[in-house]
Context: one part of a larger RNA
RNA sequence: CUGGGUGUAAAGGGAGCGUAGACGGUUCAGCAAGUCCGAUGUGAAAGGCGGAGGCUCAACUUCCGAAUUGCAUUGGAAACUGUCGGGCUGGAGUGCCGGAGAGGUAAGCGGAAUUCCUAGUGUAGCGGUGAAAUGCGUAGAUAUUAGGAGGAACACCAGUGGCGAAGGCGGCUUACUGGACGGUAACUGACGUUGAGGCUCGAAAGCGUGGGGAGCAAACAGGAUUAGAUACCCUGGUAGUCCACGCGGUAAACGAUGAAUACCAGGUGUCGGGGGACACAGUCCUCCGGUGCCGUCGCAAACGCAGUAAGUAUUCCACCUGGGGAGUACGUUCGCAAGAAUGAAACUC
Numbered sequence: 001c002u003g004g005g006u007g008u009a010a011a012g013g014g015a016g017c018g019u020a021g022a023c024g025g026u027u028c029a030g031c032a033a034g035u036c037c038g039a040u041g042u043g044a045a046a047g048g049c050g051g052a053g054g055c056u057c058a059a060c061u062u063c064c065g066a067a068u069u070g071c072a073u074u075g076g077a078a079a080c081u082g083u084c085g086g087g088c089u090g091g092a093g094u095g096c097c098g099g100a101g102a103g104g105u106a107a108g109c110g111g112a113a114u115u116c117c118u119a120g121u122g123u124a125g126c127g128g129u130g131a132a133a134u135g136c137g138u139a140g141a142u143a144u145u146a147g148g149a150g151g152a153a154c155a156c157c158a159g160u161g162g163c164g165a166a167g168g169c170g171g172c173u174u175a176c177u178g179g180a181c182g183g184u185a186a187c188u189g190a191c192g193u194u195g196a197g198g199c200u201c202g203a204a205a206g207c208g209u210g211g212g213g214a215g216c217a218a219a220c221a222g223g224a225u226u227a228g229a230u231a232c233c234c235u236g237g238u239a240g241u242c243c244a245c246g247c248g249g250u251a252a253a254c255g256a257u258g259a260a261u262a263c264c265a266g267g268u269g270u271c272g273g274g275g276g277a278c279a280c281a282g283u284c285c286u287c288c289g290g291u292g293c294c295g296u297c298g299c300a301a302a303c304g305c306a307g308u309a310a311g312u313a314u315u316c317c318a319c320c321u322g323g324g325g326a327g328u329a330c331g332u333u334c335g336c337a338a339g340a341a342u343g344a345a346a347c348u349c
Base pairs, nucleotide, nucleotide: 003321004320005319006318007303008302012317014201015200016199017198021194022193023192025088026087027086028085030083031082033081034080035077036076037075038074039073040072041071042070049065050064051063052062053061054060091191092188093187094186095184096183097182098181103177104176105175106174107173108172109171110154115149116148117147118146119145120144121143125136126135162169163168206247207246208245209244210243211242215241216240220236221235222234223233258316259315260314261313262312263311266294267293268292269291270290271289272288273287274286275285276284277283278282298305299304322349323348324347331342332341333340334339
C1' cells in the first nucleotide's frame, strides 16, 4: 500500500459555515473524452508457454503456433459515465398562513435569602464538632424588631419537558434578532450531499487592562485529628468567582457513537402542529416533526443496539494499525505568558 476496522478492545475531528475536490434526481436530442467492436502498423530476436522434429533418452537444440494483456492511426456503436442543449418536479430552496420554545444580544424592573451598617429591645453567652479548640462576645455579641447599603443567584412552577450546531441556555418586562416545526402548494427548477486546506464559534480554569466584591473560596494562617497530617473536620481568608473589552482554544468538549439520503415488524409514554369521527369539559382514529422506554428481523466477542441503529445499502470527510518510551524530544506555527497545535526515534517487553 492493500485489507480490515473506529459505542466499551487502537481509532469519530469539540462544533458549525464553506473553498478546491469527490459524488449526484427525472426525461429528450446531439457530441463521442472515458467505454465497447473491427481493421492496419508496431509491440526485435533469444528466453518463457503449447505442439511437432534432431542428438539411443534427457539436459541441450531446430521449426511452427499462441502469447506479447501495450501504444499509434483509422472506421464504426451510443447502453452507461462524461459533455453540450431543451424540458420536468419528486430532492433543495423561496413565498403565504399559523402556533411552540431557559435560542441569542441589550436595557430596565422585582421579591426571598446571606453579609455589613445604623437604631431599639435584651443579657451572657454565641459559634462549631465525633468530641473539642482556634474564633466572636460585658467596648453588649448570639437572638429579635425597624431602617439602610451592596453584590451575586433566581425557590416553587420543573418534567428521561423545551430551545440551540456544539459549548450551552431557567425570576419578570421591553426592544432588536437567529433557527426549527405544522399547514398551503403560488414561485424557482437539481440550485443537492460531503468537505482536505481556510474561516467562525467554543464549559471551567488561566492571562492582560479597567471596574466590582455580598456569599463562596485555590493559596495562606490558625485550631483539631494523627506516629506524622504539607490532607480529610473546624475558625478565618487572598486571588478567583461577577461586569466591560481583549487573549487563550482545551475537557470523561460523552450518546465515549462524524455528516447526508433511502429502505427494514410492532407496542407504549411525552412535547409542538395539522386532519377526521363520535354519544363533544372529553374520547377515539390518523398525518408530520422532536424526545424517551420496551421489543422483532438483523447486527454484535459479549455487554448491548434495534425507524433517534451499533441493521441493510450508497456518497464524502476524519481517524486506527502491539504495550512502554510519549502526547515526550527536536523542528515549525500560534500565544503576553501559562501553554496549545503538529509530532518522532533510540532503547525495552